RNAcentral holds the sequence, with entries from SILVA. A computed fold for a 1522-nucleotide RNA from a metagenome, annotated as small-subunit ribosomal RNA. Rfam family: Bacterial small subunit ribosomal RNA. Its family is annotated with structural constituent of ribosome and ribosome in the Gene Ontology. Model confidence (mean pLDDT): 82 of 100.
RNA sequence: AGAGUUUGAUCCUGGCUCAGGAUGAACGCUGGCGGCGUGCUUGAUGCAUGCAAGUCGAACGAAUCGGCAAUUAGCGGAAUCUCGCUUGAGACAGGGAUGGGGAGAAAUCUUCGGAACUGUGGAUAGUGAUAGGAAACUCUGCGCCGGUUAGUGGCGGAUGGGUGAGUAACACGUGGGUGACCUGCCCCGAAGUGGGGAAUAACUACCCGAAAGGGUGGCUAAUUCCGCAUGUGGUCUAUCAUUCGUUUAAUGGAUUAAAGACUUCGGUUGCUUCGGGAGGGGCUCGCGGCCGAUUAGCUAGUUGGUGGGGUAACGGCUUACCAAGGCGAUGAUCGGUAGCUGGUCUGAGAGGACGAUCAGCCACACUGGCACUGACAUACGGGCCAGACUCCUACGGGAGGCAGCAGCAAGGAAUAUUAGACAAUGGGCGAAAGCCUGAUCUAGCAACGCCGCGUGGGCGAUGAAGGCCUUCGGGUUGUAAAGCCCUUUUCUGCGGGAAGAGCGAAGGACGGUACCGCAGGAAUAAGUCUCGGCUAACUACGUGCCAGCAGCAGCGGUAAUACGUAGGAGACGAGCGUUAUCCGGAUUUACUGGGUGUAAAGCGCAUGUAGGCGGGUUCCCAAGUCGAGCAUGAAAUCUCCCGGCUUAACCGGGAGGAGCGGUUCGAUACUAGGAGCCUUGAGGGCAGGAGAGGGAAGCAGAAUUCCCGGUGUAGUGGUGGAAUACGUAGAUAUCGGGAGGAAUACCAGUGGCGAAAGCGGCUUCCUGGCCUGCUCCUAACGCUGAGAUGCGAAAGCGUGGGUAGCAAACGGGAUUAGAUACCCCGGUAGUCCACGCUGUAAACGAUGGAUACUAGGUGUUGGUGGCCCUUUACCCCACCAGUGCCGAAGCUAACGCGAUAAGUAUCCCACCUGGGGACUACGGUCGCAAGACUAAAACUCAAAGGAAUUGACGGGGGCCCGCACAAGCAGCGGAGCGUGUGGUUCAAUUCGAUGAUACACGAAGAACCUUACCUGGGUUUGACAUGCUAGUGGUAGUGACGCGAAAGCCGAACGACCCUUCGGGGAGCUAGCACAGGUGCUGCAUGGUUGUCGUCAGCUCGUGCCGUGAGGUGUUAGGUUAAGUCCUGCAACGAGCGCAACCCUUCUCGUUAGUUAUACUUUUCUAGCGAUACCGCCGGGGUAACUCGGAGGAAGGUGAGCAUGACGUCAAAUCAGCAUGCCUUUAUAUCCAGGGCUACACACACGCCACAAUGGCCGACACAAUGGGUUGCCAAACCGCGAGGUGGAGCCAAUCCCCCAAAGUCGGUCUCAGUUCGGAUUGGAGGCUGCAACUCGCCUCCAUGAAGCUGGAGUUGCUAGUAACCGCCGGUCAGCUAUACGGCGGUGAAUACGUUCCCGGGCCUUGUACACACCGCCCGUCACGUCAUGGAAGCCGGUAACACCUGAAGCCGGUGGGCUAACCGCAAGGAGGCAGCCGUCGAAGGUGGGACUGGUGACUGGGACGAAGUCGUAACAAGGUA
Repeated sequence: AGAGUUUGAUCCUGGCUCAGGAUGAACGCUGGCGGCGUGCUUGAUGCAUGCAAGUCGAACGAAUCGGCAAUUAGCGGAAUCUCGCUUGAGACAGGGAUGGGGAGAAAUCUUCGGAACUGUGGAUAGUGAUAGGAAACUCUGCGCCGGUUAGUGGCGGAUGGGUGAGUAACACGUGGGUGACCUGCCCCGAAGUGGGGAAUAACUACCCGAAAGGGUGGCUAAUUCCGCAUGUGGUCUAUCAUUCGUUUAAUGGAUUAAAGACUUCGGUUGCUUCGGGAGGGGCUCGCGGCCGAUUAGCUAGUUGGUGGGGUAACGGCUUACCAAGGCGAUGAUCGGUAGCUGGUCUGAGAGGACGAUCAGCCACACUGGCACUGACAUACGGGCCAGACUCCUACGGGAGGCAGCAGCAAGGAAUAUUAGACAAUGGGCGAAAGCCUGAUCUAGCAACGCCGCGUGGGCGAUGAAGGCCUUCGGGUUGUAAAGCCCUUUUCUGCGGGAAGAGCGAAGGACGGUACCGCAGGAAUAAGUCUCGGCUAACUACGUGCCAGCAGCAGCGGUAAUACGUAGGAGACGAGCGUUAUCCGGAUUUACUGGGUGUAAAGCGCAUGUAGGCGGGUUCCCAAGUCGAGCAUGAAAUCUCCCGGCUUAACCGGGAGGAGCGGUUCGAUACUAGGAGCCUUGAGGGCAGGAGAGGGAAGCAGAAUUCCCGGUGUAGUGGUGGAAUACGUAGAUAUCGGGAGGAAUACCAGUGGCGAAAGCGGCUUCCUGGCCUGCUCCUAACGCUGAGAUGCGAAAGCGUGGGUAGCAAACGGGAUUAGAUACCCCGGUAGUCCACGCUGUAAACGAUGGAUACUAGGUGUUGGUGGCCCUUUACCCCACCAGUGCCGAAGCUAACGCGAUAAGUAUCCCACCUGGGGACUACGGUCGCAAGACUAAAACUCAAAGGAAUUGACGGGGGCCCGCACAAGCAGCGGAGCGUGUGGUUCAAUUCGAUGAUACACGAAGAACCUUACCUGGGUUUGACAUGCUAGUGGUAGUGACGCGAAAGCCGAACGACCCUUCGGGGAGCUAGCACAGGUGCUGCAUGGUUGUCGUCAGCUCGUGCCGUGAGGUGUUAGGUUAAGUCCUGCAACGAGCGCAACCCUUCUCGUUAGUUAUACUUUUCUAGCGAUACCGCCGGGGUAACUCGGAGGAAGGUGAGCAUGACGUCAAAUCAGCAUGCCUUUAUAUCCAGGGCUACACACACGCCACAAUGGCCGACACAAUGGGUUGCCAAACCGCGAGGUGGAGCCAAUCCCCCAAAGUCGGUCUCAGUUCGGAUUGGAGGCUGCAACUCGCCUCCAUGAAGCUGGAGUUGCUAGUAACCGCCGGUCAGCUAUACGGCGGUGAAUACGUUCCCGGGCCUUGUACACACCGCCCGUCACGUCAUGGAAGCCGGUAACACCUGAAGCCGGUGGGCUAACCGCAAGGAGGCAGCCGUCGAAGGUGGGACUGGUGACUGGGACGAAGUCGUAACAAGGUA
């Protein structure tokens, strides 16, 4: 970085698909180890069980357990005192080290602290003596001490942990504000802690209850509660200063605190008030981040104010009153979806998608509501109420909340242990020890992910065996294995054994783990997917549109590298594939980075609002913009460097990093803003000009029709041809008069005007715009334009008129298979007018508007200027404005566009994003309706499309050719017969050929054979070939008799060959193994051969040039030719295969030769060689090629004929001529006999013979050529009516034979008739061939004597020695069915005006939706099946509001007649409080009508897709009516 897929091919547009990366994944197959991570994405579903928040006795009273003193008596002899000796602690004074804190960049300064050491001094200790009388022990036991604990009290249960339901919001992110605020524990500082009182739990007594729990009386403590004092301070208030301000300061007044506990008695720690700090929190503001307009209007506490209340605090936060505001196309409101962020994945980036783990914030804790406590909660493991659910119950009542850690059930494709430890880190409480901690640290499970390691290494060729393939030679698996040598990561066993633990002796869940050492033994360890292309990797077999594959295009119908298996190969590897999802590729939403003439896409046109953009110049400002500094941008993540685990993943340290936002300072070119000036943009003025521009009124002539009258008579009209229709009641035609409506010939023009739609007789009135000239005025006033508004062809609608012609619908006539059409005759709406509506068109230049710039040429309209002119008309030149054509550059996929751009640029608007579904549904707006505007989805396809190319085709065009038509001649089609085919029949009628291009074709010859078919009988190495092995000497071969239909079986008898080194070998035969054989299948696997287009003139190549390319050019054009034959021209120049020529035959002549023929030889003839004809000569035309005419010549324009068949087409024909794959092998082979291929209601094809007089019959006479002959042709002669027989001469052939040619000519007869035509059919008698003529041959003779009297529609051949007629020969062959086929000669015509038409072909051109190529493609209804969807009487849900009713808990307020410790008061009583009651608010519930949304629904609408269904033929060619 791209690739596949639309086409016959091409370029483009455009969608679909693939290769990459990623994942909290799942599934399939497989699975050795370790490290580090991760693990309910679904039911915020429900939960059994255990644990997850406690702690403090140094706040308090008490209970309980343990121990013990005092005291009494005994025992006992400690401490201690005094003195002597020894020792030399602390303290004090000096001293100032190591070290810690603070400031600073550092030097240094400062502070805390106080070691060593020195001095003073004499504690303590030891010991001796004296005094002393303790503890221990035994008895008694007030109290004390220690442990534990329920309760009061304090602190903590607002952290930690979970989840993402809700939330589109100041929830989050980021940056600010708070003069509008709070802050427990912690730190610093200031001040204080005085003196009193009261209650209550625990406890106790009684009572209620099943329980949970509760009640009453009594006692008691505190760091519990309440007064009083003090007031540093705080709060409130007044005054005066200060501040922008509610800030700060001063003075005065009012008011307001406290608690002790422990102690070694030194103190420590609490408590109270205040100030400050740190950290935390509340509130508030700017900016940022989803979708829908088929949600456009929303809002009554709503927006603001004043007073009251409330809060820590501002505030409609709340309440009363007042005002009527507030929000919204820069998207309010409503609906849908969603926790937000750091980040994660991807991407070159910009972006896109996501928001697991980790971290920050928010929200939630069964659902909903509520407050209390508290520094902080509207509180996950607190409370109250309501609801749903679960559990207990003695039925009266109660209990509960795993979205904490495990675990269970359920759901699901899917997600773990009811583990260990507080050792570490952190948290709560405590002075501490410590206790608690499912936070956390660990372990377990899972290939779920990332990373690392291994499954061995070296040598080893007979390239082993086996497998697979094979051209049978070999190749491959493959150094792979075996084998030999080696190693031990891993594994197993044994031994040692951590760090993690701090100021620390001890203390580690993990864990006897990591790690280390030793021993053993290659030992314990490889799969998965793929292999036609994309995409790396190929063969065999099986299967046979089956089974199956497939991501896309697609593969599979008998040779599948695409299915399945095997071998081999490729890729990755403890994993590999698949599925799902995201990004990428996709520049396929395009900011970076796309488009709109024809591919999807410019609104039908204008006016103009908001908005966007905007001329020249000067100054100011500094919002945008640019620069610099600062702060922020949490950590983690990311990048780079360094380091730690053996490495890596992982982890640690350091550095780096953007954007947005804040703040300070600066710059001023550009943009914005402010103030001036200017004129070129724009507008105006003056003077001219053209015009179907618009509206209204009036007028005119021609024509059609109708009416009246005249003339006039039988038709008119209409068509491809007709008919309907009109007309003798007088049409059509013609003349005159009249009526009425509509439209305006000529002029008239790619002429004019208008924004578009559109506008056409003439005149008048009203009116819009445009152009030119002058350069006089204003001074940017401009451009575009979402919404909006107006105009808007035709058709259509409403009301009222009008109606000549035309004319949907409709009627009739034709056409047709039908004809609801095209054609004809009629004809109503409508077309016209007025006023309304509709608002659409291929409303098109399929091209939005504006401005500027960028070669020309040539027309035309309007104007102006110049030149010229006799004139203002013309001509010519220039400019401006319009309107056409051609073109440079450039653009474009191409076509094309090209100053009227689709070029180069700027500004603004509209629109597009695969085809179909769908110019549709639903919803909304508009409309009288028809309908218009706006506008989806499900589902489905892999295309749909644009331009151009080559073909093919056209009921397109042009040119040309051909026995193609026409002009002729003879036929076929009718009859009979022959032959072939189809069909039918049959045991079999073997097979093939099937439009032209099968059908007298394969077959140049089926009685047996042939023969392939059928029936029956046999054989199995075979009827035939080759090789190997073994055997064989009376062997091979011949083969009598017998059986048999034959084949065959049996087998007497006879009986060999070659070589030899004499052993034997070869040949033959027998047996066996390989193999033979097959007319069995596929001509759609093929070779070879052939037919046809077509003897048509075409088909190509090289180089060059043109085109992005397919491709074109050449090969087209103008001529010419039989011809792509030749000439000329030309971006072509040449060449090849074809054409022509060369070959053969024939015609003329010459020459050579002479077997034969002939009497002879010039000649003839035969066989060779050669010549002749070339548009060469003359004339006309033409540049030429060539053509027309003529001469000469045997022949004249290729003289005639034959052979020769380009590239290709038809999957044309042939596997049965041959070759070849598959199949078969006691049979699909082979042999034999008989039968069949010869059948016969019928149909077709090719022929023969006829239907007669141009003839039949009889007689006589004449003239050929090609060929064949030894298994042969067969003469003469004789026999037979004849076929034929006998006969045997001659001939291996110019010698002999076949071999008499016939039509013809001459003569005769027949006389138009089913005949003296015609000969079918049948009977009889013969002949020939052959082993054999029954099925099933030919010929002869006699007899018989059918149909048929010239053939419908239609159709064939032939253009000159041709057609037609006439006979002759040959091949095959024993014979013949030959009338066929191939040749040969004889006689010998007619006609061609011509190319309109039919058929076929060639060239050019045109259209195309065809390319299997018109026998193409393709549309719609109907019928059947499947799928999704709209409507629908209804039915069933969900959501959020609204109105009313009821109204829990609770806060707040009110209340008085209950109760009441502290305070006041002597008391009565009061203040205050509690309970009760009432009220506002209030969750849930109920009722109600609507809104939105989902499911379902008889029936119904269209849609999509389906096998070769039905009916037509609409479209593509002029598609047959464009």